This is a predicted structure of a 367-nucleotide RNA (Bacterial RNase P class A) from a Planctomycetota bacterium.
[in-house]
RNA sequence: CUGCCUGACGGCCGCGUCCGCCGGGUUCCCGGCGGCCGAGGAAAGUCCGGGCUCCGCAGGGCAUGGUGGCUGCCAAAUGCAGCCGGCUUCCGUGGCGGGAGGCUAGGGAAAGUGCAACAGAAAACAGACCGCCUCGCCCGCGGGCGCAAGCCCCUGGGUGCGGUAAGGGCGAAACGGUGGGGUAAGAGCCCACCGCGGGAACCGUAAGGCGACCGGCACGGCAAACCCCACCAGGAGCAAGCCCAGACCGCGCGUGGUGCUGCCCGCACCGCUUUGUGAAGCGCGAAUCGGGUGCUAGAGGGCCGGCGGCAACGCCGGACCUGAGAGAAAUGGCCGUCCACGACAGGACCCGGCUUAUGGCAGUCAC
Numbered sequence: 001c002u003g004c005c006u007g008a009c010g011g012c013c014g015c016g017u018c019c020g021c022c023g024g025g026u027u028c029c030c031g032g033c034g035g036c037c038g039a040g041g042a043a044a045g046u047c048c049g050g051g052c053u054c055c056g057c058a059g060g061g062c063a064u065g066g067u068g069g070c071u072g073c074c075a076a077a078u079g080c081a082g083c084c085g086g087c088u089u090c091c092g093u094g095g096c097g098g099g100a101g102g103c104u105a106g107g108g109a110a111a112g113u114g115c116a117a118c119a120g121a122a123a124a125c126a127g128a129c130c131g132c133c134u135c136g137c138c139c140g141c142g143g144g145c146g147c148a149a150g151c152c153c154c155u156g157g158g159u160g161c162g163g164u165a166a167g168g169g170c171g172a173a174a175c176g177g178u179g180g181g182g183u184a185a186g187a188g189c190c191c192a193c194c195g196c197g198g199g200a201a202c203c204g205u206a207a208g209g210c211g212a213c214c215g216g217c218a219c220g221g222c223a224a225a226c227c228c229c230a231c232c233a234g235g236a237g238c239a240a241g242c243c244c245a246g247a248c249c250g251c252g253c254g255u256g257g258u259g260c261u262g263c264c265c266g267c268a269c270c271g272c273u274u275u276g277u278g279a280a281g282c283g284c285g286a287a288u289c290g291g292g293u294g295c296u297a298g299a300g301g302g303c304c305g306g307c308g309g310c311a312a313c314g315c316c317g318g319a320c321c322u323g324a325g326a327g328a329a330a331u332g333g334c335c336g337u338c339c340a341c342g343a344c345a346g347g348a349c350c351c352g353g354c355u356u357a358u359g360g361c362a363g364u365c366a367c
Base pairs, nucleotide, nucleotide: 001363002362003361004360005359007338008337009336010335011334012333013332015038016037018035019034020033021032022031023030024029025028040344044355045354047353048352049351050350051349052237053236054235055234059265060264061263062262064233065232066231067230068229069083070082071081072080073079084106085104086103087102088101089100090099091098107228108227112226113225114222115221129168130167131164132163133162135160136159137158138157139156140155142153143152144151145150176194177193178192179191180190181189195217196215197214198213202209203208241293242292243291244290249285250284251283252282253281256270257269258268259267300321301320303318304317305316306315307314308313
């Protein structure tokens, strides 16, 4: 990292759905007897995606949120499979190649804003602390010329203007690296190779690989910082919704409101435009708040065979199975046997994933 199991068997009593029989009222309900079945791999978290239901526009835009290499799978997904790039551990080679594994939140830093303590001259069109160098001035040592004043050469120290970013220092990180040429001393200033940017042809579905050739060359890091780019997203949710029964009033405000995240536009609907009767809406108070359904046959489970695909998975054929559907919430108690001596732990519309907790068995891989 992957797969499988999740104590087993039997007896008695008790609980729940459904089925059968009997009895009683007989729309339908109640009771008795019997039978089949009755929690999980995570049922947890509520993180992602859907099925389903409702909203007369779900249409456009802004805002907001999410995703981020490529290709494929899927109903979809931020999931899964394979591949590419980067980083990394180990092996291996004389060397370059290479092999096995792990991680990857993997578009953009020349659109802009922002951040990096301290140290340091300087932290991204930066910059001179120590050094190195030319020149001027001052103070010397040595040598030569000169009668002398003085002049010339070399060299040490100090100081000032200037040049420099190769050497040293600071730092987690300093504006390409090594070697050579060149220079007053230096510097891609020039050159070779490497790096970096661009790149024809060729290979690959693609991300990319490999690269003839061109260019002295953009001046780093962080976007899991704001942001930019590309793509996606209508909202609310089973306490959704549907049916039956029951209740259904008062007072006040009010000219414009309503259409299920927010705003704008569009569209649709309702009301007023004679009187204030009044629609929607808002505030305060009152009545009802019971029953049924949704609620379990599905993108369903398992087996056999064939085809396609590296795989995830898809297609075809055959035969089999049917789950718990509670409703203030069902599976509990006792006894016996076996041995793996039993961990984490129990549905509430249903699925596909992810994450977390944890016992056992088996397999594979790196150290």

It was read from a public genome assembly, where an Rfam model found it. It matches the Rfam family "Bacterial RNase P class A". About the family: Ribonuclease P (RNase P) is a ubiquitous endoribonuclease, found in archaea, bacteria and eukarya as well as chloroplasts and mitochondria. It is annotated as a ribozyme. Its family is annotated with dimeric ribonuclease P complex, tRNA processing and ribonuclease P activity in the Gene Ontology.